Small-subunit ribosomal RNA, 3' minor domain from a Dehalococcoidia bacterium, 147 nucleotides, folded computationally. The sequence was found in a public genome assembly. The organism belongs to Dehalococcoidia, within Bacteria. The coordinates come from a structure-prediction model, not an experiment, and the mean pLDDT is 84. Its Rfam family is "Bacterial small subunit ribosomal RNA". Rfam links the family to the GO terms structural constituent of ribosome and ribosome.
Context: one part of a larger RNA
RNA sequence: CACCGCCCGUCACGUCAUGAAAGUCGGCAACGCCUGAAGUCGAUGGGCUAACCCGCAAGGGGGGCAGUCGCCGAAGGCGGGGUUGAUGAUUGGGACGAAGUCGUAACAAGGUAGCCGUACCGGAAGGUGCGGCUGGAUCACCUCCUU
Numbered sequence: 001c002a003c004c005g006c007c008c009g010u011c012a013c014g015u016c017a018u019g020a021a022a023g024u025c026g027g028c029a030a031c032g033c034c035u036g037a038a039g040u041c042g043a044u045g046g047g048c049u050a051a052c053c054c055g056c057a058a059g060g061g062g063g064g065c066a067g068u069c070g071c072c073g074a075a076g077g078c079g080g081g082g083u084u085g086a087u088g089a090u091u092g093g094g095a096c097g098a099a100g101u102c103g104u105a106a107c108a109a110g111g112u113a114g115c116c117g118u119a120c121c122g123g124a125a126g127g128u129g130c131g132g133c134u135g136g137a138u139c140a141c142c143u144c145c146u147u
Stems, first nucleotide, its partner, number of pairs: 003110001005107001008103002011100001013097004018092003023087006031079004039072001041070004047065003052061003113134009
């Protein structure tokens, strides 16, 4: 590049990330129940026993050990949840893209002034109703300020 301007939304194509989704597959930390090794501790200890005590001795006492039972207890099993990730037919919008389709909503009074809220309607921009704003052009009047 200045109206042969600018510009809005649907639709079509492509790429990317993302939400939802019957589910599917994992991670993590807990919880409940079951089972429960080693070991400490507690109880018991009729079997065993050198030291200490009594006794000439046999033996006895005391202490200890095995064994048994119990509490705690790692790992394991089962269960329902929590949290986090991957994936999932299908589906929702988003961003970007040389250029494509349909219209022309906005910017000038943008050709119905525009915008805000809300309701309904419509391929799409959007339209209509109600209320509000001027960040509306035009015409007339009034008030105020400055020169």